[in-house]
RNA sequence: CCAGGGGGCCGGGCAGCCGCGGGGUUCGCAAGAACCGCGAGGAAAGUCCGGGCUCCACGAAACAAGGGUGGCGGGUAACGCCCGCCGGACGACUGGCUUGCCGGGAAGUCCAGGGAAAGUGCCACAGAGAGUAGACCGCCUGACUUGUCAGGUAAGGGUGAAAGGGUGCGGUAAGAGCGCACCGGGUGCCUGGUAACAGGCACCGCACGGCAAACCCCACCCGGAGCAAGACCGAAUAGGGGCGGCGCGCCCUGCCGCAAGGCAGGGCAGGUCAGUUUCGGACCCGACCGCCCGGGUUGGUUGCUUGAGCCUUGUGGCAACACAAGGCCUAGAGGAAUGGCUGCCAGGGCGGAUACGGUCUCUUUUGGGAUACCGUCCGCGCUACAGAACCCGGCUUACAGGCCCCCUGGCUAU
RNA sequence: GGGCCUGUAGCUCAGUUGGUUAGAGCUGGCCGCUCAUAACGGCUAGGUCGCGGGUUCGAGUCCUGCCGGGCCCACCA
Numbered sequence: 001c002c003a004g005g006g007g008g009c010c011g012g013g014c015a016g017c018c019g020c021g022g023g024g025u026u027c028g029c030a031a032g033a034a035c036c037g038c039g040a041g042g043a044a045a046g047u048c049c050g051g052g053c054u055c056c057a058c059g060a061a062a063c064a065a066g067g068g069u070g071g072c073g074g075g076u077a078a079c080g081c082c083c084g085c086c087g088g089a090c091g092a093c094u095g096g097c098u099u100g101c102c103g104g105g106a107a108g109u110c111c112a113g114g115g116a117a118a119g120u121g122c123c124a125c126a127g128a129g130a131g132u133a134g135a136c137c138g139c140c141u142g143a144c145u146u147g148u149c150a151g152g153u154a155a156g157g158g159u160g161a162a163a164g165g166g167u168g169c170g171g172u173a174a175g176a177g178c179g180c181a182c183c184g185g186g187u188g189c190c191u192g193g194u195a196a197c198a199g200g201c202a203c204c205g206c207a208c209g210g211c212a213a214a215c216c217c218c219a220c221c222c223g224g225a226g227c228a229a230g231a232c233c234g235a236a237u238a239g240g241g242g243c244g245g246c247g248c249g250c251c252c253u254g255c256c257g258c259a260a261g262g263c264a265g266g267g268c269a270g271g272u273c274a275g276u277u278u279c280g281g282a283c284c285c286g287a288c289c290g291c292c293c294g295g296g297u298u299g300g301u302u303g304c305u306u307g308a309g310c311c312u313u314g315u316g317g318c319a320a321c322a323c324a325a326g327g328c329c330u331a332g333a334g335g336a337a338u339g340g341c342u343g344c345c346a347g348g349g350c351g352g353a354u355a356c357g358g359u360c361u362c363u364u365u366u367g368g369g370a371u372a373c374c375g376u377c378c379g380c381g382c383u384a385c386a387g388a389a390c391c392c393g394g395c396u397u398a399c400a401g402g403c404c405c406c407c408u409g410g411c412u413a414u
Numbered sequence: 415g416g417g418c419c420u421g422u423a424g425c426u427c428a429g430u431u432g433g434u435u436a437g438a439g440c441u442g443g444c445c446g447c448u449c450a451u452a453a454c455g456g457c458u459a460g461g462u463c464g465c466g467g468g469u470u471c472g473a474g475u476c477c478u479g480c481c482g483g484g485c486c487c488a489c490c491a
Stems, first nucleotide, its partner, number of pairs: 001410010012345007020039002023036005041385001045396002048394005053226004058280006066222005071085005086113001087111004093104005114217002119215002121211003136157002138153007165183006184206001185204008230302004240293006249268008270284004295490003309328008346383002349380005356375003359370004415487007424440004433471001442458005464480005
């Protein structure tokens, strides 16, 4: 210099004026005023995962149902997130020769990457044959009626997403793991590694096509709802009505009643406590639960922001991250504020001017020429995506533009 | 703010365990019938299956990320 990649950060700055939302202090009877200080993000977004917090469910265990995750190890409060490693695919470049095949492969990118010899199912069309293989063409053998039939054959052609190991040599009537070598595959053992897995040796002629983002199997994890959760105060209304669920039970006594029935007390069976069972516990002889119709209010306080918090330094670790020390306080608001104008500057964009400098060229001169590519000058317009609403950790998606750092390969120069 | 549902022709909807060219009714257009219109009969047009990516030989259907539309919710007795 060329080529291929990765990561981090910022996302306008300053000044003046006018405003907006909370908080504090002072003044003021109050209304309010003055001053001080604070006031959006990397995604505040989508609400896709994981938690905190709160309420519901009486407690524990097991099971079922449903849902989720899926190489291995680690990190974390936890995760489907992150880090490292393993395996596979891609990959600039590059090696070999039989020159169109075989191989190596950096930085790095991607992988929903468990199981297809547990079972079931599917593989349309085409094709002879699609999963216990298969004879359409071709090849070979035989027969005869000489262009047909019978048999053999998975090398070659054809169909298809996929044709039941691949290449080569031998072998054969032609062929074929039929035999052999290498590669692939399977089984067993050994070695290394925590493991995924890798390497080696021996045996096996090859059985075991693909699909689990089809059912399913295996391992592990998971209760539900959500701050409009929930708690307190106040105001107002009709403390109302209907339907349903479980029990809607039996016996005794007393009272009321003409009766139907109602009320009170006691006992038994039983029932309820958001799937089933077991154990324990609590409650019920009327409580509870669900749905619907109707009535009232549209108030205040709290939850609410100090938190798995942020910054700096050090230590451990390959890293994610952890620990220690020091420092900091950084919105908490009611449909809900953080904005507008002017000036200067910054960045890059567009348009124009200029041959002054750079650049190219002819010449060898205090030079001539070309060019708007860069610098210079002027003008215009731009500065994105977006907007906290209980709070965190992630992922995903959106984003004008800018800055910085790092890695690998090739070539050249020193 | 939080939760749930949904998207196939202009409208209303089907679409089976993933399979060959995605259908039906209404509407629209043309023709017939009629003096004319309606009705009726025949023919016909019209599709990014909301958009992108993936799994698969193959996706409207399965998985995933976005986009659009719709619905629900407070407190008191």